[in-house]
């Protein structure tokens, strides 16, 4: 120098105006809210919803079946199908990559081409023969009676798993029709119910009061969190524990925007909707660190 291999980090910057969504705090306020000052406002994937929890509401004695999923051996962790070390197997000169790696000695099923025959075995030829494919050897193939192969074939075996998502749910609650319940009221009226039929007794219209549930519309859920950054200890490693610090969007027709100017390596793929862990994709460009073949020159 030049081909690679692992594990990471970043994801243009700045400054003016004017606007949007939250917080806080003062200051009016007709209570709806306005006004001014400070400070917050998309990503490493916010994505596809594929695994795992958290959390709600439904289900449920217990144990079993199905059905679905995982599958060497340890470990991590809130769990996980992730991650971490390990053995082995394949691939690569290497650094390293990849594995759907439990059983085919329960049963059941499948096997291209060659071969007689791939499971019901045993044809042809030689030879032994106890005359029985009984025995060997010849050929066919990866594999020919050996406990044969094949479980991303069906099954068996361990182990794990109820069900629906925040449009879960819960609160509060108008108008306006129905329920219901008390007061009140009307007829020379009518209808129904009790009762064979009369009598007799209850309901039944209107007003007015109250309750009661559901709906629009509000509130919560809702962002402090298995959270983030540092240091120190444990661990080979995933990971962990202690201190110390930080607060880092919360919307509901749904904000995160626009204009203007500087500069730079000229800018990819991309938009939060209850949240957290993964995994999968999707990506212009730029970077650290370790390692490994090959050449050169000392």
């Nucleotide at each position: 120098c030049g081909a690679g291999a692992g594990u990471g980090g970043g994801g243009a910057a700045g400054c003016a105006u004017c606007g949007c969504c939250g917080g806080u705090g003062g200051c009016c306020u007709u209570a709806g809210g306005g006004u001014c000052a400070c400070g917050g406002g998309a990503g490493g994937a916010a994505a596809g919803u594929c695994c795992g929890g958290g959390c709600a509401c439904c289900g449920c004695a217990u144990g079993g079946c199905a059905g679905c999923g995982u599958a060497g051996c340890g470990g991590g962790u809130a769990a996980u199908g992730c991650c971490c070390g390990u053995c082995c197997a394949c691939c690569g000169c290497g650094a390293g990559g990849u594995g759907a790696g439990g059983a085919c000695a329960a049963g059941u099923g499948c096997a291209a081409c060659a071969g007689a025959a791939a499971g019901u075995a045993u044809g042809u030829a030689c030879g032994g023969u106890u005359c029985g494919g009984c025995c060997g050897u010849a050929g066919u193939g990866a594999a020919a009676c050996c406990a044969g192969g094949u479980a991303a074939a069906c099954u068996c075996u361990a182990c794990g798993u109820g069900g629906u998502g925040c449009a879960a749910g819960u609160c509060c609650a108008a108008a306006u029709a129905g329920g219901c319940c008390u007061g009140u009221g009307c007829u020379u009226a009518a209808g129904g119910g009790g009762g064979g039929c009369c009598a007799c007794u209850c309901c039944u219209a209107g007003c007015a009061g109250g309750c009661g549930g559901g709906u629009a519309g509000g509130g919560c859920g809702c962002u402090u969190g298995a959270a983030c950054c540092u240091u120190u200890g444990g661990g080979u490693a995933a990971c962990u524990a202690a201190a110390g610090g930080u607060c880092u969007a919360g919307a509901u027709g749904a904000a995160u925007g626009a204009u203007g100017u500087u500069u730079c390596u000229c800018g990819a793929c991309a938009g939060a909707a209850c949240c957290c862990g993964g995994c999968u994709u999707a990506c212009a460009c730029c970077u650290a660190c370790u390692c490994u073949c090959g050449g050169u020159u000392u």
Description: This is a predicted structure of a 298-nucleotide RNA (Bacterial RNase P class A) from a Bacteriovoracaceae bacterium. Of the family's consensus pairs, 92% are formed in the model. The gene name in the source record is rnpB. RNAcentral holds the sequence, with entries from ENA. The prediction has a mean pLDDT of 77. Its Rfam family is "Bacterial RNase P class A". Rfam classes the family as a ribozyme.